[in-house]
RNA sequence: GCCACCCUAGCUCAGUUGGUAGAGCAACCGCUUCGUAAGUGGUAGGUCCGGAGUUCGAUCCUCCGGGGUGGCU
Repeated sequence: GCCACCCUAGCUCAGUUGGUAGAGCAACCGCUUCGUAAGUGGUAGGUCCGGAGUUCGAUCCUCCGGGGUGGCU
């Protein structure tokens, strides 16, 4: 330098042939225990990497950037 893929909650990841988003773990609050751990119920937490375009409507499609991973040279 070229190609492909990825970027969504604190972390690891789903998601939708376009209709304003979920799980597990973690956090917090209860129940349980003499107490801790374990178990169990609940709560909060993200305008989906940034910008532009298309559209009634974009996390999803197109383009331009940023970051990451892998391959080739």
Predicted 3D model of a 73-nucleotide RNA (transfer RNA) from a Candidatus Nomurabacteria bacterium. It was read from a public genome assembly. NCBI's taxonomy places the organism under Bacteria, Bacteria candidate phyla, Candidatus Nomuraibacteriota.